Small-subunit ribosomal RNA, central domain from Sulfurovum sp. 16-42-52, 349 nucleotides, folded computationally. Its Rfam family is "Bacterial small subunit ribosomal RNA". Gene Ontology terms of the family: ribosome and structural constituent of ribosome. The sequence was found in a public genome assembly.
Context: one part of a larger RNA
RNA sequence: CUGGGCGUAAAGCGCGCGCAGGCGGCCUUGUAAGUUGGAUGUGAAAGCCUACGGCUCAACCGUAGAACUGCAUCCAAAACUACUCGGCUAGAGUGUGGGAGAGGAAGAUGGAAUUAGUUGUGUAGGGGUAAAAUCCGUAGAGAUAACUAGGAAUACCAAAAGCGAAGGCAAUCUUCUGGAACACUACUGACGCUGAGGCGCGAAAGCGUGGGGAGCAAACAGGAUUAGAUACCCUGGUAGUCCACGCCCUAAACGAUGAAUGUUAGUCGUCGGGAGGCUUGUCCUUUCGGUGAUGCAGUUAACACAUUAAACAUUCCGCCUGGGGAGUACGGUCGCAAGAUUAAAACUC
Numbered sequence: 001c002u003g004g005g006c007g008u009a010a011a012g013c014g015c016g017c018g019c020a021g022g023c024g025g026c027c028u029u030g031u032a033a034g035u036u037g038g039a040u041g042u043g044a045a046a047g048c049c050u051a052c053g054g055c056u057c058a059a060c061c062g063u064a065g066a067a068c069u070g071c072a073u074c075c076a077a078a079a080c081u082a083c084u085c086g087g088c089u090a091g092a093g094u095g096u097g098g099g100a101g102a103g104g105a106a107g108a109u110g111g112a113a114u115u116a117g118u119u120g121u122g123u124a125g126g127g128g129u130a131a132a133a134u135c136c137g138u139a140g141a142g143a144u145a146a147c148u149a150g151g152a153a154u155a156c157c158a159a160a161a162g163c164g165a166a167g168g169c170a171a172u173c174u175u176c177u178g179g180a181a182c183a184c185u186a187c188u189g190a191c192g193c194u195g196a197g198g199c200g201c202g203a204a205a206g207c208g209u210g211g212g213g214a215g216c217a218a219a220c221a222g223g224a225u226u227a228g229a230u231a232c233c234c235u236g237g238u239a240g241u242c243c244a245c246g247c248c249c250u251a252a253a254c255g256a257u258g259a260a261u262g263u264u265a266g267u268c269g270u271c272g273g274g275a276g277g278c279u280u281g282u283c284c285u286u287u288c289g290g291u292g293a294u295g296c297a298g299u300u301a302a303c304a305c306a307u308u309a310a311a312c313a314u315u316c317c318g319c320c321u322g323g324g325g326a327g328u329a330c331g332g333u334c335g336c337a338a339g340a341u342u343a344a345a346a347c348u349c
Stems, first nucleotide, its partner, number of pairs: 004320003007303002012317001014201004021194003025088003030083002033081002035077008049065006091191001092188003095184003103177007110154001115149007125136002162169002206247006215241002220236004258316006266294012278281001298305002322349003331342004
């Protein structure tokens, strides 16, 4: 270089934006770099191949031919690729309009509950478990009523529902702000797709500085259980969980399924927008976009997937190549650290 693959067997980067690169819509003009045909020159000899011949045959050797798939120059063609002239609107984008949404950021406000405190009533238990005990309580607990404080989370609505690129997002209101869908088809006129490096975002845990700390709760202590019990159960309880700013950059970061475009039976739900119909309804039909169930063709080792493909095709990127050693060592880069990332070999089966 070629080949086969990546839902579950090894294999899709956690996700986006995007420089270079690769690829790229319809019509038209020209050029002729790629491309195609022809000609000329060259492509040493030997070797390979073919034919004939010489050693008794063969190996070997000789003669002739073919071949040397290449390179250069010239002539010609113009479909395709490329470049170029001009145009188009189906891709892409802009505009206008009325709607949907836990999309993001900041601020303000509310109610339920837990806990703590104060006061009143009230008296002997409460709590916890399979059963107990540690624990709390006559210095008045638990219960009950009122008030106060503080932190965190937002029952019902709630749904196979919605939004977001992913991580993720849920009380209410206000302000600022991103994106998508639909309708009109007014505008631009290929402005597109992908994307090595790069840049940004990225649950939880963890780290730094300063706050905060109700509940929960690694560590830790005690009580149980047990042969033991560094656990499961119970009583406590510190980091942490929360906020601001700055790091970390990993997950079964999962649909274990990269992105984009086109094509290929249906049926039943549901969310958002539009159109039409009449008998004007809690209606019917239809269309575009999302999100589910089932199912044909096709695919698949099977399971299953099946217009939201794992079908049929094209473009671009990433990745895999027996198990262990090992996602380790060493080196590099990044990090305050924890560590992350890149990533072997010996040896062994």